[in-house]
RNA sequence: GCCCCUGUAGCUUAACGGAUAAAGCAGGUGUGUUCUAAACACAAGACUGGGGGUUCGAUUCCCUCCAGGGGCG
Repeated sequence: GCCCCUGUAGCUUAACGGAUAAAGCAGGUGUGUUCUAAACACAAGACUGGGGGUUCGAUUCCCUCCAGGGGCG
């Protein structure tokens, strides 16, 4: 330098182009217990790596940039 893959919550993952983006774990609050823990309940948490474009509508399609990984030279 060229090619490919990935980027969504603190972490791990979902989401045919169509609801206010869904879960698990962690963390919080409560119940629980002599006290912890297990278990149970409740609530909160991401405008989806940045910027553009297409579209009535974009996490999803296109372009570009950034970051990480892999391959080739």
Molecule: transfer RNA
Organism: Candidatus Gottesmanbacteria bacterium RIFCSPLOWO2_01_FULL_43_11b